[in-house]
């Protein structure tokens, strides 16, 4: 970041399966995607728990929400 070249990743939804849960794993499936490789540091958001309510505060989850760190394919403009 190219109406390139080879390649890669898999939304949603379905089966299994773990978890209170948010999500999470393997298979199927392909919306997308130039980091849709990896990292929970910041911020969002989501779920659990706490506190008589509010204001909070613990705990976890989401990297395909953003910021930000970090490897990594190609070589047109």
């Nucleotide at each position: 970041g190219a109406c390139a070249a080879g390649a890669g990743c898999a939304a949603a939804c379905c089966c299994a399966u773990c978890g209170u849960g948010a999500g999470g794993u393997g298979g199927g499936g392909a919306c997308g995607c130039a980091a849709a490789g990896c990292c929970a540091a910041g911020g969002g958001u989501c779920a659990g728990g706490u506190g008589g309510c509010a204001c909070g505060c613990c705990u976890g989850a989401u990297a395909g929400c953003c910021u930000g760190g970090u490897u990594g394919c190609c070589g047109a403009a």
This is a predicted structure of a 77-nucleotide RNA (c-di-GMP-I riboswitch aptamer) from uncultured Nitrospira sp. The sequence is in RNAcentral, with records from MGnify. Its mean pLDDT, the model's own confidence on a scale to 100, is 86. Its Rfam family is "c-di-GMP-I riboswitch aptamer". Rfam links the family to the GO term cyclic-di-GMP binding.